[in-house]
Model confidence (mean pLDDT): 80 of 100. The RNA shown here (transfer RNA) has 80 nucleotides and comes from a Bacillota bacterium.
């Protein structure tokens, strides 16, 4: 340099054929239980005061994009 693959909350990881983003698990926070801790159970947990925003960055297609197209960035694999 060329080709292919990957990028989603704090972590792992779902989301089918474009149609409610974050299922499920872990972690964390609060409460119950306990003398206390652990275990177990219940509730909450992306950002923001809110309006809103949010799938690596930017742009495009579409009524609608994590998903399709272009480009860039980062990581991995292969070829030279």
């Nucleotide at each position: 340099g060329c080709g292919c693959c990957u990028g989603u909350g704090g972590u792992g990881g779902a989301a089918c054929u474009g149609g409610c983003a974050g299922a499920c698990a872990c972690g964390c926070u609060a409460g119950a239980u306990u003398u206390a801790g652990g275990u177990u159970c219940u509730a909450g947990u992306g950002c923001g005061a809110g309006a809103g925003c949010g799938u690596g960055g930017g742009g495009g297609u579409u009524c609608a994009a994590g998903u399709c197209c272009c480009u860039c960035c980062a990581g991995g694999c292969g070829c030279a």
Its Rfam family is "tRNA". Rfam links the family to the GO term triplet codon-amino acid adaptor activity. By type it is a transfer RNA.